[in-house]
Notes
The prediction has a mean pLDDT of 81. The RNA shown here (transfer RNA) has 73 nucleotides and comes from Halobellus rubicundus. Rfam family: tRNA. From the family's description: Transfer RNA (tRNA) molecules are approximately 80 nucleotides in length. RNAcentral holds the sequence, with entries from ENA. Lineage of the source: Archaea > Methanobacteriati > Methanobacteriota > Halobacteria > Halobellus.
RNA sequence: GGACUCGUAGCGCAACUGGGAGCGCACCGUCCUGAAGAGGCGGCGUGUCUCGGUUCAAGUCCGAGCGAGUCCA
Numbered sequence: 001g002g003a004c005u006c007g008u009a010g011c012g013c014a015a016c017u018g019g020g021a022g023c024g025c026a027c028c029g030u031c032c033u034g035a036a037g038a039g040g041c042g043g044c045g046u047g048u049c050u051c052g053g054u055u056c057a058a059g060u061c062c063g064a065g066c067g068a069g070u071c072c073a
Base pairs, nucleotide, nucleotide: 001072002071003070004069005068006067007066010025011024012023013022019056027043028042029041030040031039049065050064051063052062053061
């Protein structure tokens, strides 16, 4: 330098064919315990890499850029 894949919450990942942004862990409160852990119940989240385009509507499609990984040179 080229090809491909990927970028969503603190972390790991979903979101099917474009149409309600979610799950687990973590975290917070509470119950339980002599205490802690485990467990039960409840709660929390300014989260879609950036800019532009298409569309009534974009995490999803298109273009450019940035970043990560794999391969080729």